[in-house]
RNA sequence: GGGCGCGUAGCUCAAUGGCAGAGCAACUGGCUCUUAACCAGUAGGUUGGAGGUUCGAGUCCUCCCGCGCUCA
Numbered sequence: 001g002g003g004c005g006c007g008u009a010g011c012u013c014a015a016u017g018g019c020a021g022a023g024c025a026a027c028u029g030g031c032u033c034u035u036a037a038c039c040a041g042u043a044g045g046u047u048g049g050a051g052g053u054u055c056g057a058g059u060c061c062u063c064c065c066g067c068g069c070u071c072a
Base pairs, nucleotide, nucleotide: 001071002070003069004068005067006066007065010024011023012022013021018055026042027041028040029039030038048064049063050062051061052060
C1' cells in the first nucleotide's frame, strides 16, 4: 500500500429504514444490629467524525479517523 471486518451507556453486547435497549457496574431507597446478598427504583448515549440518499438513518452510500484479521 491492497482486501475484509469492527466502532452503540463506565464494561460486555442487542436493536427488520420507523420511540436507542438489556445484563453487569454506579447511585437512591427497602430489608438487615452492620456489611454482603436479595427486592424496588433512578440516572447514564453527539450510535467514532463529516457529508449524501430518504418523509424518516444506529441501520443504506461516499470520504476520513481508530482497532483487528489477511495479502504483498